Glycine riboswitch aptamer from uncultured Cetobacterium sp., 93 nucleotides, folded computationally. Of the family's consensus pairs, 85% are formed in the model.

[in-house]
RNA sequence: ACGAACCUCUGGAGAGACUCAAUGUGAGCACCGAAGGGGCAAGUCUAUCCUACAAGGAUAGAUGAAACUCUCAGGUACAAAGGACAGAGAUGA
Numbered sequence: 001a002c003g004a005a006c007c008u009c010u011g012g013a014g015a016g017a018c019u020c021a022a023u024g025u026g027a028g029c030a031c032c033g034a035a036g037g038g039g040c041a042a043g044u045c046u047a048u049c050c051u052a053c054a055a056g057g058a059u060a061g062a063u064g065a066a067a068c069u070c071u072c073a074g075g076u077a078c079a080a081a082g083g084a085c086a087g088a089g090a091u092g093a
Base pairs, nucleotide, nucleotide: 007089008088009087010086011085016029018028019027020026021025030076031075032074036072037070038069039068043063044062045061046060047059048058049057050056
């Protein structure tokens, strides 16, 4: 010099003012995806086999991302809270 996590400020979506019982909630059904969490494509690697060699092919396993996908968790009038991500600031493993 670069610079993670945490911290501060700002912006920040989606989906039932559903029903029942109740009183800062629980259950039922219907929904949302942007806390968190789960899943995998190409590619790469390994093993076995095919092939005259290189190379290539087949099978199996491993690795393998997301704002994709699942909807476990969380969320679904306004408000509050939360909120991936983005910008700015501070700090400096």